[in-house]
RNA sequence: GCCGAUGUAGCUCAGUGGUAGAGCAAUCGCUUCGUAAGCGAUGGGUCGUGGGUUCAAAUCCCACCAUCGGCU
Numbered sequence: 001g002c003c004g005a006u007g008u009a010g011c012u013c014a015g016u017g018g019u020a021g022a023g024c025a026a027u028c029g030c031u032u033c034g035u036a037a038g039c040g041a042u043g044g045g046u047c048g049u050g051g052g053u054u055c056a057a058a059u060c061c062c063a064c065c066a067u068c069g070g071c072u
Stems, first nucleotide, its partner, number of pairs: 001071007010024004018055001026042005048064005
């Protein structure tokens, strides 16, 4: 330099056009003499950045950024 993959909650990931979810973690409560475990509830998101298409974009298109891999 070229090609490809990935980027969504604190972490690991789903969601392939119609108001963004799960598990774990966190906080609170129940339980316990106490802790852990268990059960219930709550909070947490400019969906990497910018633009385009569309009535409507996490999703489709373009550029850029970051990480990883391959080729030279």
This is a predicted structure of a 72-nucleotide RNA (transfer RNA) from a Candidatus Uhrbacteria bacterium. Its Rfam family is "tRNA". Model confidence (mean pLDDT): 82 of 100. It was read from a public genome assembly.